The prediction has a mean pLDDT of 76. Bacterial RNase P class A from Bacteroidales bacterium WCE2008, 311 nucleotides, folded computationally.

RNA sequence: AAGGUGGGACGAUCUGCCGCGCCGGAAACGGUGAGGAAAGUCCGGACAGGGAAGGGCACCUUGCUGCGGAAAUCGCAGACGGGAGUAAUCUUGUUCAAACCGUAACAGAAAACAACCGCCGAAAGGUAAGGGUGAAAACGCGGGGUAAGAGCCCACGACGGAUGUCAGCGAUGCCGUCCGGGUACGGAGACAAGGCCUGCAAGACCAAAUAUACUGACAGAUGAGGGCUGCCCGCCCGAUGUCAGGGGGUAGGUUGCGAAGAUAAAUGGCAGAUUCAAAAACAGAAACCGGCUUACGGCCCCGCCUUGUUU
Numbered sequence: 001a002a003g004g005u006g007g008g009a010c011g012a013u014c015u016g017c018c019g020c021g022c023c024g025g026a027a028a029c030g031g032u033g034a035g036g037a038a039a040g041u042c043c044g045g046a047c048a049g050g051g052a053a054g055g056g057c058a059c060c061u062u063g064c065u066g067c068g069g070a071a072a073u074c075g076c077a078g079a080c081g082g083g084a085g086u087a088a089u090c091u092u093g094u095u096c097a098a099a100c101c102g103u104a105a106c107a108g109a110a111a112a113c114a115a116c117c118g119c120c121g122a123a124a125g126g127u128a129a130g131g132g133u134g135a136a137a138a139c140g141c142g143g144g145g146u147a148a149g150a151g152c153c154c155a156c157g158a159c160g161g162a163u164g165u166c167a168g169c170g171a172u173g174c175c176g177u178c179c180g181g182g183u184a185c186g187g188a189g190a191c192a193a194g195g196c197c198u199g200c201a202a203g204a205c206c207a208a209a210u211a212u213a214c215u216g217a218c219a220g221a222u223g224a225g226g227g228c229u230g231c232c233c234g235c236c237c238g239a240u241g242u243c244a245g246g247g248g249g250u251a252g253g254u255u256g257c258g259a260a261g262a263u264a265a266a267u268g269g270c271a272g273a274u275u276c277a278a279a280a281a282c283a284g285a286a287a288c289c290g291g292c293u294u295a296c297g298g299c300c301c302c303g304c305c306u307u308g309u310u311u
Base pairs, nucleotide, nucleotide: 001307002306003305004304005303006302007301008300010298012274013273014272015271016270017269018268020033021032022031023030024029035282039293040292042291043290044289045288047199048198049197050196059195060194061193062192063191064078065077066076067075068074079094080093081092082091083090084089095190096189101187102185103184104183116131117130118127119126120125139157140156142154143153144152159180160179161178162177163176164175166173167172203255204254205253206252212247214245215244216243217242218241219240225237226236227235228234
């Protein structure tokens, strides 16, 4: 220098003019007014309501260790495996699997109590040594052993389990000892922990008009009241009517709710200056808080890796 990789900060500021919402004010005017993600609504909480709110089953979620955190499908650091990369680094997985169950497409003799070819054997039968397919083939190699073979036996090694010393808070690691032999995957199996349901249109308070539960007073078959019909008469219908009190619910208002805030909903536009630069990207709160995920132009800062050149 080029390329790569990890992390962090910023997401314009100032001035003038015009405009919008909310609050204060009699007015003039003053104050205040979007984001790092306000987004997706994925996880957790707070708050609120429902449910006598207990126990169990079922169902769902999670599953290595330590620390942080109110909690979390959260963060940081780490352990042990798999994968990508020359590397920095990135990515992915994590209870049990020696009890039980399931699956193993294609290929292949065979995908697990085995059979077939082959080998041995007179036969009965024995035989995971050999068969080359596969993601995976009965632990590898050497020796012994055998009719032929085989962890059948032995040494070494790999893997798994138990255990001891040491190191570590721990997951775990080094070394030693003992034990084991059915391959791979993981679930609809087992274990542990957690989980009631509904969400601010939650919920709380005040409260018209109209109708009305209930209560009281008065009137009423000796006809209240209604209809024809505005009134009187008449005719028809025939048991309630009037007034007052009054509970619940509706419209509406207040609150929940924050010096942005909710109401179909404001938070903007133009010009100039600044910085290398033309301020361009993604994007617009809707009750609140903590996370995660996703989107994003440009610039700056810090670390590391590879290659090349120079010293």
The same sequence occurs in records of 3 taxa. The RNAcentral record of the sequence draws on ENA and Rfam. It matches the Rfam family "Bacterial RNase P class A". Rfam links the family to the GO terms ribonuclease P activity, dimeric ribonuclease P complex and tRNA processing. The source organism's lineage runs through Bacteria, Pseudomonadati, Bacteroidota, Bacteroidia and Bacteroidales. Of the family's consensus pairs, 90% are formed in the model.